Context: one part of a larger RNA
Molecule: small-subunit ribosomal RNA, central domain
Organism: uncultured bacterium
C1' cells in the first nucleotide's frame, strides 16, 4: 500500500479552544481548472497478447494490429466538484421575553458531631477483642452536668434528580463570571463541521514554600493470632488529608462506546420550559432512565441518549512474551511523564 477494523477479542486521543489541513445549504449568471468526449503526438526494437502466414505439425520463425498510461498539443460539452460575481435562508449566529440548575470564583455565615483544656456531681473501673491483651484510670478516669478552644465535614432535605467539556460539583447568604432550554419572530446571511501541531483545564497520590493540625491515617511501636504473620483484628501514631501561592499530569480519566449533521416502528417514568383546557387530561421542545421492534452483533446485548442506516472530519489497531521497556529526544525539583524500537523467544 489494497482490504479489515475500535463496547467486552488489538484498538476512541482524559476533555476543552483552536492554526494549517479536509469536507461544506438553496438559486442565478459567467469562465472553463478539475471532470468527461473526440482527433493528434508519444509509449524503441525484442518479449507478452490477438490475428494471419511460413517451416508435413508443434516448439520456433514472419508479418500486423491492439495497449492502460502520459502530454505546454487542438476542438467540443457544461451535469457534478473547484473558481469569479449577484441573489436566497432552512445550517450557524445576534436581538428580545421567559425559566431552571450541588456550574466556576471570592467573601461572610450556621448548627450537630468529634477532641482538647477549665470548672462541678461522682468512684473504681473504662476501653477493647471471636476470647484477650497492650492502652487509659485513685496525680480521680469513663460517666454526666456548665463553660471555653480548635480543624474538618455538611445529617435530613437527596432522587432511579440536577449542572458541568471531561477532572468533578452538595449547610446558608451575597458579590462577580459563563453555559444551557423554551418562547417569538425582528436582524446578519453559509459567518458551517472536524481539526495534525499548539495551547489551556485536567480526580488522588506525590514535590516546593509558608500556614494550620479536631478526626482519620501510609511509615512506624506495641498487643493479639499465627508453624511463622514484615498482614487481616486491638491500642497509640508521624507524613499526609484543610488553607494560600507554585509544580506534577497520571487513572478501571469508563458509557471500557471520539465529535458533527441527517434518515429510521413503539411501551413507560423522570427533570424542566411552552401550548390547548374549566378539570380531567392532551399535544410540543430539551435532557435524563427502564423495556422493548426492524436492523445490526461471534455471542452477550446495542436498538430514536444505536452498537441501526448514510456522509464529512480527527485519533487508533496489526499475534503473545521482551515493553509501554532500551537508546535518544523534549518536558519535569523530584518522584517521573510524553514519544518508542530491537535482539531473542513462543
Nucleotide at each position: 500500500c489494497u482490504g479489515g477494523g475500535c463496547g467486552u477479542a488489538a484498538a476512541g486521543g482524559g476533555c476543552a479552544u483552536g492554526u494549517a489541513g479536509g469536507c461544506g445549504u438553496c438559486u442565478c449568471g459567467a469562465a472553463a481548472a478539475g471532470c468527461u468526449c473526440u482527433g493528434g503526438g508519444u509509449a524503441a526494437a525484442a518479449u507478452a497478447u490477438c490475428u494471419g502466414c511460413g517451416c508435413u505439425c508443434a516448439a520456433c520463425g514472419c508479418a500486423g494490429a491492439a495497449a492502460g498510461g502520459u502530454c505546454u498539443c487542438a476542438g467540443a460539452g457544461g451535469a457534478c466538484u473547484g473558481u469569479c460575481g449577484g441573489g436566497a435562508u432552512u445550517g450557524a449566529g445576534u436581538u428580545c421575553g421567559g425559566g431552571g440548575g450541588a456550574a466556576g470564583a471570592g467573601a461572610a455565615u450556621g448548627g450537630a458531631a468529634u477532641u482538647c483544656u477549665c470548672g462541678g456531681u461522682g468512684u473504681a473501673g473504662c476501653g477493647g477483642u471471636g476470647a484477650a491483651a497492650u492502652g487509659c484510670g485513685u496525680a480521680g478516669a469513663u460517666a454526666u452536668c456548665g463553660a471555653g478552644a480548635a480543624g474538618a465535614a455538611c445529617a435530613c432535605c437527596a432522587g432511579c434528580a440536577g449542572c458541568g467539556a471531561a477532572g468533578g460539583c452538595g449547610u446558608u447568604u451575597c458579590u462577580c463570571u459563563a453555559u444551557c432550554c423554551c418562547g417569538a419572530a425582528a436582524c446578519u446571511g453559509a459567518c458551517g463541521c472536524u481539526g495534525a501541531a499548539a495551547u489551556g483545564c485536567g480526580a488522588a497520590a506525590g514535590c516546593g514554600u509558608g500556614g494550620g493540625g479536631a478526626g482519620c491515617a501510609a511509615a512506624c511501636g506495641g498487643g493479639a493470632u499465627u508453624a511463622g504473620a514484615u498482614a487481616c483484628c486491638c491500642c497509640g501514631g508521624u507524613a499526609g488529608u484543610c488553607c494560600a501561592c507554585g509544580c506534577c499530569u497520571u487513572a478501571a480519566a469508563c458509557g471500557a462506546u471520539g465529535g458533527g449533521c441527517a434518515c429510521u416502528u413503539g411501551g413507560u417514568g423522570u427533570a424542566u420550559c411552552c401550548c390547548c383546557g374549566c378539570a380531567a387530561g392532551g399535544g410540543g421542545g430539551u435532557g435524563u432512565g427502564c423495556c422493548g421492534g426492524a436492523g445490526c452483533u461471534a455471542a452477550c446485548g446495542c436498538g430514536u441518549u444505536a452498537a441501526g442506516u448514510g456522509c464529512c472530519c480527527c485519533g487508533c489497531c496489526u499475534g503473545g512474551g521482551g515493553a509501554g521497556u532500551a537508546c535518544g529526544g523534549c518536558c519535569g525539583c523530584a518522584a517521573g511523564g510524553c514519544u518508542a524500537a530491537a535482539a531473542c523467544u513462543c